[in-house]
């Protein structure tokens, strides 16, 4: 000095000057209401001004997962569909986290892993390629058997050639023949390796190593490690395909849901129904239970300043301290309160500082120099992005800085 | 704010319990016609919104962005 990796924090700061949204308070106008001895007195709505105090995030975003809170009757059996899947532990709960365990990457820091079950069944495995699943036989090795070249041995006609026979080497062709080493083909071809063994040849047999599956033993809560042993057992891949196993999941969602008020036609069609029947709770169905003596559903149509009040913000909260825990996270003690709008407010301009980058034959101070550091000047830049019931996560988008930490080069 | 759902050729759409993507109009280009239109014959055009993961292979299965469509208020 470059390349990397984990982490945890912030998201300019102060001041001026103009704005915005809520809230508390004052003042000034004063509407309707009430009393009245009719002079006015009480309340005091809406509006306009002052004053004081609050006013966005780490993701408020996506709406991907869990929960609170509300209603459906606190939620019952069966299917049938959703999810998740190493262990254990943390949580109000998870598909979140934490710590180990097994793989799998990377020199290393350190990083990924829907990480049950293919030795329970069906699928599927394009093209290649002899064969894609208890396979397969193209080339190839070997056997047989008929053939042909050649060579040697013997015999025969017979004479310098032809002919029969055996063997041996080569080669052609057949066999419902053997083989599963080797070649090839593919993402994948049924452990490796060395030796025996064979006509070749193979776990066919050994002997080693690699899994596997069972027994014992030891650690460990466990997932698992580790040692001895036993079986030639060597089983192809896919479950983010279908399927099996455990384990969880009642449904809707604040436009839930309650109160108040104004205003309309309780106005037409269509189905369904007349008694434990329709329907409703109850949603994909089935059962079951509990409502439910007349209506429900669904369409068209109507009404309304599509109003006000509520839910609604203190809450599984945050900050320090302490004790347990490796942690995650919990006990206790202490201390703060910090948006509550309803189409949506939290801004803009200046000024000085502060950070980072440029550029400057700028000054100083270090170094043999490259070069570095303070300081001057003078410009640029600061991201993503906006609460809408609330909270715990994940998972996207996003500025520079800082911390430890690993490799690699240089210099001393 | 809540909840469903689509993205394939210019354009509307099919495919899909995984193996190299099609139709129809549309363009082109020749024929036909004096020419044009129909109509014949061919002919060309895709990152299957992106990006990661399953897997031997992904338009298709999962996951996470994108950009779009439809639905959901009161009161009787």
């Nucleotide at each position: 000095g470059g390349a990397g990796a984990a982490g945890g924090a912030c998201a300019g700061a102060u001041g001026a000057u103009c704005g915005c949204c809520g809230g508390u308070u004052c003042g000034c106008c004063g509407a309707a209401g009430c009393c009245u001895u009719c002079g006015g007195g009480c309340c005091g709505a809406c509006g306009c001004g002052g004053a004081c105090g609050g006013g966005a995030g780490g993701a408020a975003a996506g709406u991907c997962c869990g929960g609170g809170c509300u209603c459906c009757g606190c939620a019952g059996g069966g299917c049938a569909g959703g999810a998740u899947g190493g262990u254990c532990c943390c949580u109000a709960a998870c598909g979140g986290g934490g710590a180990c365990c097994g793989g799998g990457g990377g020199c290393g820091a350190c990083c990924c892993c829907a990480g049950g079950g293919a030795a329970a069944g069906u699928g599927c495995c394009a093209c290649a390629g002899a064969g894609a699943g208890g396979a397969g036989a193209c080339c190839g090795c070997c056997c047989g058997g008929c053939g042909u070249c050649g060579c040697u041995g013997c015999c025969g006609c017979u004479u310098c050639g032809c002919g029969a026979c055996a063997g041996c080497u080569a080669u052609g062709c057949c066999g419902u023949g053997g083989c599963a080493a080797g070649g090839g083909u593919g993402a994948a071809a049924g452990g490796g390796u060395g030796a025996g063994g064979u006509a070749a040849g193979a776990g066919c047999u050994c002997a080693c190593c690699a899994g596997u599956u069972c027994c014992g033993g030891c650690g460990g809560c466990g997932a698992c490690g580790c040692c001895g042993g036993a079986a030639g057992c060597u089983c192809g891949g896919u479950a983010a395909a279908c399927c099996c196993c455990a384990u969880c999941c009642g449904g809707a969602g604040c436009a839930a849901g309650g109160c108040c008020a104004a205003a309309u036609a309780g106005g037409g069609g269509a189905g369904c129904g007349c008694u434990g029947u329709a329907g409703g709770a109850c949603g994909g169905c089935c059962c079951g239970u509990c409502c439910g003596a007349a209506g429900c559903u669904c369409c068209c149509g109507g009404g309304u300043c599509a109003g006000g009040c509520u839910g609604c913000u203190u809450g599984a909260g945050g900050c320090c301290g302490u004790c347990g825990g490796c942690a995650a996270c919990g006990g206790c003690g202490g201390u703060c309160c910090u948006a509550g709008a309803g189409g949506a407010a939290u801004g803009a301009u200046c000024a000085u500082c502060g950070c980072u980058c440029c550029g400057g034959c700028g000054g100083c101070g270090g170094g043999u120099a490259a070069c570095c550091g303070c300081c001057c000047c003078g410009g640029a830049g600061a991201a993503c992005a906006g609460a809408a019931c609330c909270c715990g996560g994940c998972u996207u988008a996003c500025g520079g800085a800082c911390u430890u930490c690993u490799c690699c080069g240089g210099c001393c | 704010g809540c909840c469903a759902c689509c993205u394939u050729a210019g354009c509307u759409c099919a495919g899909c319990c995984g193996g190299u993507a099609g139709a129809g109009c549309a363009a082109c280009u020749g024929a036909u016609u004096c020419g044009u239109a129909a109509u014949c014959a061919g002919u060309a055009g895709g990152u299957c919104g992106g990006c990661g993961g399953u897997u031997c292979g992904a338009u298709u299965c999962c996951g996470c962005c994108a950009g779009g469509u439809g639905g959901c208020u009161c009161c009787a």